A computed fold for a 71-nucleotide RNA from a Candidatus Colwellbacteria bacterium, annotated as transfer RNA. The organism belongs to Candidatus Colwelliibacteriota, within Bacteria. It matches the Rfam family "tRNA". The family's RNA type in Rfam is transfer RNA. Rfam links the family to the GO term triplet codon-amino acid adaptor activity.
This record gives sequence, structure tokens and C1' cells, in this order.
RNA sequence: GGGCCUAUGGUCCAGUGGUAAGACGCUACAUUCGCAUUGUAGAGACGCCAGUUCGAUUCUGGCUAGGUCCA
Repeated sequence: GGGCCUAUGGUCCAGUGGUAAGACGCUACAUUCGCAUUGUAGAGACGCCAGUUCGAUUCUGGCUAGGUCCA
């Protein structure tokens, strides 16, 4: 320098065009003498910039970062 892949809460991960699911973690409440466990409720995310579209996490281009292969 070039090819390919990936980027989603604090962490892991699902989601192939119509208001993003789950697990762990966190907070509050209940339970307990207290802690733990358990139950209920809650906060919390689509890497950035453009394009296509009525509508983009999803499709396209570029950039950034990471991984992998070639030179």
C1' cells in the first nucleotide's frame, strides 16, 4: 500500500427497511436482625459524515478504530 471482516447500554450478544430483544452488571422497593438469595419496578446503547428512501441499526460511499490475509 491492497483484499476481506467487524463496530449496538458498563460488559457480552440478537435484530436483513417501520419507534432495538435478552443475559450479566447498576439503582430503588419488598423479603431478612443484617448480608446473600429471590421477586417487582426503573435508568442506561445503534462509531462519525454524507447518499438512497415516505421511513435507515439495516442498503450505498467515504472517514475513524480494531481484527485477519497478501505484498